[in-house]
Order: sequence, then C1' cells, then structure tokens
RNA sequence: GCACUCGUAGUCUAAUGGAUAGAAUAUUGGCCUCCGACGCCAAGGAUGCAGGUUCGAUUCCUGUCGGGUGCA
Repeated sequence: GCACUCGUAGUCUAAUGGAUAGAAUAUUGGCCUCCGACGCCAAGGAUGCAGGUUCGAUUCCUGUCGGGUGCA
C1' cells in the first nucleotide's frame, strides 16, 4: 500500500429494513438478616464518527477513525 473482518451499556453480548434496541454481569435503591454474604424486586446506563438511500437504518451504500487477520 491492497483485501477481508469487527466496532452496540463500565464489561461481555443479541437484534429478517419495522413494536419503547433485548439479555447477562457490574452499579445504585429497596426487601430479607442482629450485621454482612446469598437470594428476591426495581431503577439508571448503549448502536465509533460524518453523509446518502428509504415512509422507516444497529442492519443497505459511500467516506472516515480505531482494533484484528491475510497478501505485498
């Protein structure tokens, strides 16, 4: 330099172009307990960035940034 691939919550991860972007874990609050731990309930928190297509984009297209793999 070229090609492919990945980027979603603090972390790990799901989502045929269509319902309020779902879950696990962590955090916070409550219940429980003499106090903790465990357990139960609840809450907040996310689509790398900029454009385009579309009635509608996490998904498709272009560019760009970052990680990984291969080739040179």
Background:
This is a predicted structure of a 72-nucleotide RNA (transfer RNA) from a Lachnospiraceae bacterium. Rfam family: tRNA. By type it is a transfer RNA. The source organism's lineage runs through Bacteria, Bacillati, Bacillota, Lachnospirales and Lachnospiraceae.